Small-subunit ribosomal RNA from Pasteurellaceae bacterium P70/LZ/0825, 1448 nucleotides, folded computationally. It matches the Rfam family "Bacterial small subunit ribosomal RNA". Rfam links the family to the GO terms structural constituent of ribosome and ribosome. The sequence is in RNAcentral, with records from ENA. The source organism's lineage runs through Bacteria, Pseudomonadati, Pseudomonadota, Pasteurellales and Pasteurellaceae.

RNA sequence: UCAUGGCUCAGAUUGAACGCUGGCGGCAGGCUUAACACAUGCAAGUCGAGCGGAGAUGGUUGGUGGAGACACUGAUUACAUUUUAGCGGCGGACGGGUGAGUAAAGUUUGGGAAUCUAGCCAUAGGAGGGGGAUAAUUCCUGGAAACGGGAGGUAAUACCGCGUAUAAUCGAGAGAUGAAAGUGGGAGGAAGCUGAGAUGCACUUCCAGCCUAAGGAUGAGCCCAAAUGGGAUUAGCUAGUUGGUGGGGUAAAGGCUUACCAAGGCGACGAUCUCUAGCUGGUUUGAGAGAAUGGCCAGCCACACUGGAACUGAGACACGGUCCAGACUCCUACGGGAGGCAGCAGUGGGGAAUAUUGGACAAUGGGGGGAACCCUGAUCCAGCCAUGCCGCGUGUGUGAAGAAGGCCUUAGGGUUGUAAAGCACUUUAGGUAACGAGGAAGGGGUAUAUGAGUAAGAUGCAUAGGCUUUGACGAUAGUUACGGAAUAAGCACCGGCAAACUCCGUGCCAGCAGCCGCGGUAAUACGGAGGGUGCGAGCGUUAAUCGGAAUUACUGGGCGUAAAGGGCAUGUAGGCUGAUAUGGAAGUGAGAUGUGAAAGUUCUGGGCUUAACCUGGAGAGGGCAUCUUAUACUCCAGAUCUAGAGUUGUGUAGAGAAGUGUAGAAUUCCAAGUGUAGCGGUGGAAUGCGUAGAGAUUUGGAGGAAUACCGGAGGCGAAGGCGGCACUUUGGGCACUAACUGACGCUGAGAUGCGAAAGUGUGGGGAGCAAACAGGAUUAGAUACCCUGGUAGUCCACACUGUAAACGAUGUCGAUUUGGGUGUUGUUGGAAGGAUGGCACUCGAAGCUAACGCGAUAAAUCGACCGCCUGGGGAGUACGGUCGCAAGAUUAAAACUCAAAUGAAUUGACGGGGGCCCGCACAAGCGGUGGAGCAUGUGGUUUAAUUCGAAGCAACGCGAAGAACCUUACCUACUUUUGACAUCCUAAGAAGGCUAUGGAGACGUAGCUGUGCCGAGAGGAGCUUAGAGACAGGUGCUGCAUGGCUGUCGUCAGCUCGUGUUGUGAAAUGUUGGGUUAAGUCCCGCAACGAGCGCAACCCUUAUCCUUUGUUACCAAUAUUAAGUUAGGGACUCAUGGGAGACUGCCAGUGACAAGCUGGAGGAAGGUGGGGAUGACGUCAAGUCAUCAUGGCCCUUACGAGUAGGGCUACACACGUGCUACAAUGGUGCACACAGAGGGGAGCGACAUGGCGACAUGAAGCGAAUCUCAGAAAAUGCAUCCAAGUCCGGAUUGGAGUCUGCAACUCGACUCCAUGAAGUUGGAAUCGCUAGUAAUCGCGAAUCAGAAUGUUGCGGUGAAUACGUUCUCGGGCCUUGUACACACCGCCCGUCAAACCAUGGAAGUGGGUUGUACCAGAAGUGGAUAGUUUAACCGAGAGGGGGGCGUU
Repeated sequence: UCAUGGCUCAGAUUGAACGCUGGCGGCAGGCUUAACACAUGCAAGUCGAGCGGAGAUGGUUGGUGGAGACACUGAUUACAUUUUAGCGGCGGACGGGUGAGUAAAGUUUGGGAAUCUAGCCAUAGGAGGGGGAUAAUUCCUGGAAACGGGAGGUAAUACCGCGUAUAAUCGAGAGAUGAAAGUGGGAGGAAGCUGAGAUGCACUUCCAGCCUAAGGAUGAGCCCAAAUGGGAUUAGCUAGUUGGUGGGGUAAAGGCUUACCAAGGCGACGAUCUCUAGCUGGUUUGAGAGAAUGGCCAGCCACACUGGAACUGAGACACGGUCCAGACUCCUACGGGAGGCAGCAGUGGGGAAUAUUGGACAAUGGGGGGAACCCUGAUCCAGCCAUGCCGCGUGUGUGAAGAAGGCCUUAGGGUUGUAAAGCACUUUAGGUAACGAGGAAGGGGUAUAUGAGUAAGAUGCAUAGGCUUUGACGAUAGUUACGGAAUAAGCACCGGCAAACUCCGUGCCAGCAGCCGCGGUAAUACGGAGGGUGCGAGCGUUAAUCGGAAUUACUGGGCGUAAAGGGCAUGUAGGCUGAUAUGGAAGUGAGAUGUGAAAGUUCUGGGCUUAACCUGGAGAGGGCAUCUUAUACUCCAGAUCUAGAGUUGUGUAGAGAAGUGUAGAAUUCCAAGUGUAGCGGUGGAAUGCGUAGAGAUUUGGAGGAAUACCGGAGGCGAAGGCGGCACUUUGGGCACUAACUGACGCUGAGAUGCGAAAGUGUGGGGAGCAAACAGGAUUAGAUACCCUGGUAGUCCACACUGUAAACGAUGUCGAUUUGGGUGUUGUUGGAAGGAUGGCACUCGAAGCUAACGCGAUAAAUCGACCGCCUGGGGAGUACGGUCGCAAGAUUAAAACUCAAAUGAAUUGACGGGGGCCCGCACAAGCGGUGGAGCAUGUGGUUUAAUUCGAAGCAACGCGAAGAACCUUACCUACUUUUGACAUCCUAAGAAGGCUAUGGAGACGUAGCUGUGCCGAGAGGAGCUUAGAGACAGGUGCUGCAUGGCUGUCGUCAGCUCGUGUUGUGAAAUGUUGGGUUAAGUCCCGCAACGAGCGCAACCCUUAUCCUUUGUUACCAAUAUUAAGUUAGGGACUCAUGGGAGACUGCCAGUGACAAGCUGGAGGAAGGUGGGGAUGACGUCAAGUCAUCAUGGCCCUUACGAGUAGGGCUACACACGUGCUACAAUGGUGCACACAGAGGGGAGCGACAUGGCGACAUGAAGCGAAUCUCAGAAAAUGCAUCCAAGUCCGGAUUGGAGUCUGCAACUCGACUCCAUGAAGUUGGAAUCGCUAGUAAUCGCGAAUCAGAAUGUUGCGGUGAAUACGUUCUCGGGCCUUGUACACACCGCCCGUCAAACCAUGGAAGUGGGUUGUACCAGAAGUGGAUAGUUUAACCGAGAGGGGGGCGUU
């Protein structure tokens, strides 16, 4: 970089919660947690037109009192209104709540037959006649209460017979069994009865009810199919279990139940078990397919403190009923009792979290009633909450002095910003006041009209219009007036993803963070501010779902190397399956019908000012079922075929398999012979063997294992694998030819078999080899590599194991698709050649692939089937199951943790990888350092201070080309504050100089002197003093904020670009390759062609020659002198300026006809002639804020400035760089020769004199080719020393001096005399140098008052060696590996320590769930019944039938 692959974000949504904020309205929503516990009130009653009572009021009528009104007290036979405890009827099975249970006994969709159904509708029939009780109530009585017990007495639309009866049931039939309430209410008054009459009865009529039958509607029960969660680490389950027959039971089918018979039934299309869960219409999201979900509303189910049970009833196994058991709470007189908010409010509790103990039945609906009405926490409304959706507002226009303030600033300005103020307007919403719809329809009442009906009539029924009456909400919605910009804006974000940037504070702290990540002194990332962006009565955060995620891929993914092909085969189920026609019509296509509730969603109308919201209609609802139709394909049935598959025949190659036998070579061992001192082994050794005779050699024998050569990326096999030879048995492949069978095929979950090595069991065998083990080495160690031994094992037989990088890391089968080459094996042919099959290999086209690569043996294209994958780690681990003798194998998680892990390729860097090449890099040499003394720098230590910097190479005689004061930055002491230095302002004074005096000095004090320069005559310049503030000042910090400069790799040959081309891309090519060079220097080749910075050259110097000029240089010739001293000369040397010369130009060889190389000639110089200057892209956050400059920070009576003294010079020690030495190639003394390049005016100083000397005094010359420093030294000659701590060496110390300087104490150099230390050539290690070089010798200069062993320049004398590139160091190019990229000083593994996270073990302990077996067992239902008891019916009676209680 590309790919793979996970993590994360942007969107939409919510019954939400939390933080900050909050004006109004409409519409919705509001315990997701404890199916936890509940105080209090309400949530289901109603009917007097079913019944008997008991009251109340009125009326009537007595009595008493009173003038009266009236009051009190009785009666009530008849009257009116009204209340209702009980009996009775209907309703409490609806409505309301909740989601615990339930994976089917539920739900959804579609079907079905063996059923019931109160009330409702319509039809038919009936409704006769009797009886006995019992509440209430009265009396007695128990109990605290709840609640009873006994006796008496009473009614019914309560209860029970009888009669009648369609249906129904039983029965062959006859026949039998089989119901009810003539009740309640209203009305009428022609006819009957009773009565004095009214009334009543009877009668008629109306209303409401009752019974039976068969229907409808509604509601309910039952059955079937499909669909409806997870787990196989749950694979077998089942005994009333599956079916049948008989009996029973139910409203109804059915093992629903029971007896007997049979042995079935369910399950890999997942039974059983276990975990989780109410289901649906729908809702959220999504392009869709899907995924998630089931709150509100609607349908179904389940539940009602927990468990069990039935009763009543049309309907319940019953939320506000009953019984029993349990837990809990309450009352109690302790004996007993009462209760069930998952109804509406409300309380406690739990929780992140969810509202009022409100109003009304006005509307809608429900129960009862004939009705009026009554009841209704259903419902309609109101209250609380920004919880959500929708709408509105918080003003509008104008307004530039671009106000003030804020913020930033490059100091100019910019921005906030028309924003504000100001001016002119408006009044929605909120406020005050007034007016004011609709929701009201009914029903009742009242008076009237009409009609039906009736024998007639009706106050009843029906219809019509008139009047009247009914509103919780409600101070309603709405309208109008008044008044005033008045009362109303926040929240989050601004590093990238992702719209929006600056300042200050902070300084890996405080903090942020969705992911990447931010913060260690210049933070757009933390906190604040200004500004900006987004949304807006809300905005953010958290939680959750879908999306993005093609990241489980049906739509729509993969498996050579990224996660992923089973080790291989045979084969069951399953999936798929050749050609032809026929029939069928299951799939499939088409049409129709039914259904798919409403609401919701979509489309289209309507109503609230709009919207949300409400409402009408349509469509959709992919589905299911039924009917009809089509027959291409799939399917089913039978038929035909031969191309797939197979069989027969003839051949053919082969380490295919199993068994038996056999052969030779070699190792080892044994025996014997010969023979003597070693053998063996290694990098080198040792252990080991050997004089008891090894090894070597010869002969004979034993035994086991393996099969040289042939032998080959040759052959065979499914894979594992197979190798001497012969025989026997046997599997498969291939070719050819004809015939036969007729789809018989492919794949293959489970299953079965085979399956290297190691390992296991039993028994053999055992030569060699060889885990373990032993010894010897190596090593810091060496449980290793090496050596000597050596046991399992390796071998055989039988049995197990079942795994490997079991790999082509590539499942099997079929079909299609350009080519070249090789091997092997067939056929054809006498052979060659050609043709045509099978198998094996190599290179490559298209295509594919992330790339690498694959490429007819595919990783191409199409198809069939199987296996496997879904981020890394934890982990192929734990637990459980299965297998195993064991080892172990197989199947196979989670917690937790990370934001990555991975593949292929690219560029670098690196490698104790490879190739080529270079360099004083090694080697070959010469001389040093490291040892001594001293000099100098550094570290360390010390100190008031020992100023600071430099730190491997690339700090350490470095900054410093020169610290006694100064320098100086440090320390101490004393001073100073607009300042020692710069600019500006004001005032005064020229400046300056001198004297005295205090002080260590800075600094004062006192006095004297001096009046300048320019001028346009205003003044100005310069200097000094004083004053005020702006400011000065800082060698204070940061070289990791910087500029500039510098070091280093390295004077190494490299570093790049444009265009083109290649590659998905990073990148590559060019720049690689073949030669060559000091060189990416040049040549040739080449998908490259060109270019730039570097190399080289151009520059300086030096080496030769020519030429110009000729003083202060030079002197051949001519004069001359002591002397190039002078005249002269222009030859020479030299100097100065200008030229020439060197280019592989010439020759030979070589090389590729090249570049070049080798040799040669000529030449002063030859292949870059020597030396210098010159340093590419970059590296090292290299060095320097103390040269200078500079951002930021810091100090400002001091971290600035001045002065004196001190320090930088300290000294146990360590290191670097040097000097001098250790001596005879030398020291010393004497004599004597030859340079170059430089310096000189506060200078160099000749010369003379003095001094042993340093030097002093005097002094000529010279601003220098003229004078001077200035004597060169080594060398050379002679003499001496004679191997010693010396006549070597000179440190140290004493004394005496000289010079410089204000001043040599700390702390200078030099001189003389004396002293005479270490040191006799230096361990490990290490440095320089390739020719005028090393070595050695002296001379000069800068700095400088003085002070070099340092630095730098100059010349004199003047070597040795280089075979060569193996090794060391550094570097260049190519290539290779890489898990490195801060780049090997990398990365990274494991133990341990500390802290933290998760988990385990642990004596035990508590709880839950589940299986099996057993014990105890309430209420209740069914059966039985010796006990006991009994109104209705039967019977003359006794008694019977039937029932209750009790028991079981």